[in-house]
Parts: sequence; structure tokens; C1' cells
RNA sequence: GCCGACUUAGCUCAGUUGGCAGAGCACCUGUCUUGUAAACAGGAGGUCGGAGGUUCGAGCCCUCUAGUCGGCAUCA
Repeated sequence: GCCGACUUAGCUCAGUUGGCAGAGCACCUGUCUUGUAAACAGGAGGUCGGAGGUUCGAGCCCUCUAGUCGGCAUCA
């Protein structure tokens, strides 16, 4: 330099044909317990890496861009 994959909650990841952003774990509160843990019930937490475009409507389609990972190439 070229090619490909990935980027969504604190972490690991879903999200189908473009139509109200989700799960598990973690966290907080309550119940239970002498107490802790476990279990059970409830709750909070995001505008989807960034910018622009298409559309009535974008996590999803298009363009540019940043980061991570992998492959290929080049180099004395």
C1' cells in the first nucleotide's frame, strides 16, 4: 500500500424485509435470612464509533472518516 471482518448499555453479544433499541452477566432497591451469599420480585442504564446523504421513517441502505483484528504485498 491492497483486501476482508468488526464497532449497539459497565462487559459479552442479538437486532429477520428499513417501521416503538433488546438479552445475559454486572449494578441499584425490596422480600427472604441472626448476618452474608443464593433465590425471588422490581428498577436504572443507549440514541447504535464520528460526519454527511437517501427516505414519510435508518442500528439496518449509500458516501466519507476514525479505531480494533486478520490476510496479502513491499522493504535492507

The RNA shown here (transfer RNA) has 76 nucleotides and comes from Limosilactobacillus fermentum. The RNAcentral record of the sequence draws on ENA. The coordinates come from a structure-prediction model, not an experiment, and the mean pLDDT is 81. Lineage of the source: Bacteria > Bacillati > Bacilli > Lactobacillaceae > Limosilactobacillus. Its Rfam family is "tRNA". The family's RNA type in Rfam is transfer RNA.